[in-house]
RNA sequence: GCAAACCCGUCGAAAGGCGGGGACGCAAAGCUUCCGGUCUAACGGCUCCGACGAGCCUACGACAGCGGGGUUGCCG
Numbered sequence: 001g002c003a004a005a006c007c008c009g010u011c012g013a014a015a016g017g018c019g020g021g022g023a024c025g026c027a028a029a030g031c032u033u034c035c036g037g038u039c040u041a042a043c044g045g046c047u048c049c050g051a052c053g054a055g056c057c058u059a060c061g062a063c064a065g066c067g068g069g070g071u072u073g074c075c076g
Base pairs, nucleotide, nucleotide: 001026002025006021007020008019009018010017011016024065030071031070032069034068035067036066037063038062039061044057045056046055047054048053
């Protein structure tokens, strides 16, 4: 310097993001989805049901505080 969980507000189908409070931790817990991984499943597909609905698959969604890579940086 940053800010986990949790709380309040807000956006989102969700994962999760943003703002405020708050500190578990972090020498890159700065930035960046190129690789791997994890999370969600709206749209889409398949199956079941008389229907309402249910189940399964799947990122174009998300996580940078999951690891790797790229890049910038403090002190010595």

Notes:
This is a predicted structure of a 76-nucleotide RNA (c-di-GMP-I riboswitch aptamer) from a soil metagenome. Its mean pLDDT, the model's own confidence on a scale to 100, is 91. Its Rfam family is "c-di-GMP-I riboswitch aptamer". Its family is annotated with cyclic-di-GMP binding in the Gene Ontology. The sequence is in RNAcentral, with records from MGnify.